[in-house]
The RNA shown here (c-di-GMP-I riboswitch aptamer) has 88 nucleotides.
It was read from a public genome assembly, where an Rfam model found it.
Model confidence (mean pLDDT): 91 of 100.
Its Rfam family is "c-di-GMP-I riboswitch aptamer". Its family is annotated with cyclic-di-GMP binding in the Gene Ontology.
RNA sequence: ACCUGAAAAAGGCAAACCGCCCGAAAGGGCGGGACGCAAAGACAUGGGGGCUAACGCGCGGGAGCGCCACGCCAGCCCGUCCGCCAGG
Numbered sequence: 001a002c003c004u005g006a007a008a009a010a011g012g013c014a015a016a017c018c019g020c021c022c023g024a025a026a027g028g029g030c031g032g033g034a035c036g037c038a039a040a041g042a043c044a045u046g047g048g049g050g051c052u053a054a055c056g057c058g059c060g061g062g063a064g065c066g067c068c069a070c071g072c073c074a075g076c077c078c079g080u081c082c083g084c085c086a087g088g
Base pairs, nucleotide, nucleotide: 002088003087004086005085012037013036017032018031019030020029021028022027035075041081042080043079046078047077048076049073050072051071056067057066058065059064
């Protein structure tokens, strides 16, 4: 430096759900909680995919409906960067 994650150790993160807060929503933050995770660390300004649709545009008499990301998901996949332990 590269490959691998069977066993072990030091430890780490934390799904659903609940409470409070932020947000139009998706979703996020903090606390509790653990389904899982060897990158469940970082990047959404690397690519694909997904969610929402405020603003805007269109339609409608109206309630509302359709489209749209500049909002979001890194715990959807690939990629990039960085990193712990062990084995080879």